[in-house]
Molecule: Bacterial RNase P class A
Organism: Kineosporiaceae bacterium
């Protein structure tokens, strides 16, 4: 230089105009109510609430998908057990996980380094298309061998023997062909009629015992068992081991309405209420008045923004992560703000001119995925481009 493999940040910048939300300031306007006494649309307090001007602050690495696992809250729970549901190699982290880390075995890569839903198939149940003779304690099509029977030939010491041959019969086989994705170890020898773990040697798996290694999955060695046993649990309301109670902020709490209708109770010659500032008396209107119910409902506030928080540096620790200083920090809507538009600047990509070349000038385009809704920690999905760091393998050169 060329090709690749991990892994980390970032995800436009400056102005100008225009507009949106909280929140504090400010300024003028002000419902219901409260006092007041000269009883007027009168003075005075009190501010719900909207308008104006100013000023801080105002989305993300995924806010997303809602798929796990928590906090929080509320209902229910003596204890075990059944039923559901979930996770699975080993050892850590962790508030917790289906998640991060190490490492172990399987498997791909020359290799950095990537993949695995990675527990149990000598408990049960089920499945294993097509092909094939057979597919789960299996087979016998072609072939191999033996008797037998026929037939042909050869050959003889005339009893016989042998060769070869049948869409013949009977047995033995399981090397060899052949079919499958798989055929009941694999090579080579005995040994047989011809074979076969039938018998031996080496392998290779299984079981099994013993050293040594590691917390531990497990890995290394030595041995013994002929033991040769398919695979499928990403198939079961199969087995084991371990976790799990439900429901979700529209959880949960406080505050608390109006008009219709209704239902009681009081009252219309024995007058409820109600006006004369309050009580008595009196005057004067006078038919409704008052309590639940509707409804703890509509509505409004909490909850709601400092948390398992981040950054930096030291320690511990292979790492995940954890301590211990320090430091920083202002989004909180609720038909739901956070944006809109110009102009330079920046990157990237096309054309076009210049120059050996690196580059330069002009001109056009493009700048994503998307968008809090209780709050977090994973995951998986998306994403124009740009930056950083470790590493491999090739080929030159030193």
């Nucleotide at each position: 230089c060329g090709a690749g493999c991990c892994g980390g940040a970032c995800g436009g910048g400056c102005g100008g105009c225009c507009g949106c939300g909280u929140c504090g300031a400010g300024c003028a306007c002000g419902a219901u109510c409260c006092c007041g006494c000269u009883g007027g649309u009168c003075g005075g307090g009190g501010g719900a609430g909207g308008g104006c001007u100013c000023g801080c602050c105002g989305a993300g690495g995924a806010a997303a998908g809602u798929c796990c696992g928590g906090a929080c809250u509320c209902c229910a729970c003596a204890g075990g057990g059944c039923a559901g549901g979930g996770u699975g190699g080993u050892g850590g982290g962790u508030a917790a996980c289906a998640c991060c880390c190490a490492c172990c075995c399987g498997g791909g890569g020359u290799g950095a380094c990537c993949c695995g839903c990675g527990g149990g198939a000598c408990a049960g149940u089920g499945c294993c298309a097509c092909a094939g003779a057979g597919a789960a304690c299996a087979g016998a099509c072609c072939g191999c061998c033996g008797g037998u029977u026929c037939g042909a030939c050869c050959u003889c010491u005339c009893g016989g023997g042998g060769u070869c041959g049948g869409c013949g019969c009977c047995g033995g086989u399981a090397a060899g062909g052949g079919u499958g994705a798989a055929a009941c170890g694999g090579u080579g020898g005995u040994g047989u009629a011809a074979g076969a773990g039938a018998c031996c040697a080496c392998c290779a798996g299984c079981g099994u015992g013993g050293c040594g290694g590691g917390u531990g999955a497990c890995c290394g060695u030595c041995g013994c068992g002929g033991c040769u046993c398919g695979g499928u649990a990403a198939a079961c309301c199969c087995c084991c081991a371990c976790c799990c109670g439900g429901a979700g902020c529209a959880a949960g709490g406080c505050c608390a309405g109006a008009c219709a209708g209704g239902a009681a109770g009081c009252g219309u010659u024995c007058g409820a209420g109600g006006g004369c500032g309050g009580c008595c008396c009196g005057c004067c209107c006078g038919a409704g008045c008052u309590u639940c119910c509707g409804g703890g409902u509509a509505g409004g506030c909490c909850g709601c923004a400092g948390g398992a928080g981040g950054g930096c540096a030291c320690c511990g620790g292979c790492a995940a992560c954890g301590g211990u200083g320090u430091u920083c920090g202002u989004a909180g809507a609720u038909g739901g703000a956070u944006g809109g538009u110009c102009g330079c600047c920046a990157u990237c990509c096309g054309c076009c001119g210049g120059g050996c070349a690196a580059c330069c000038g002009g001109c056009g385009g493009a700048u994503a995925c998307a968008g809090a809704a209780u709050c977090c920690g994973g995951c998986u999905u998306a994403c124009a481009g740009u930056c950083c760091g470790g590493c491999u393998c090739g080929u030159c050169c030193g």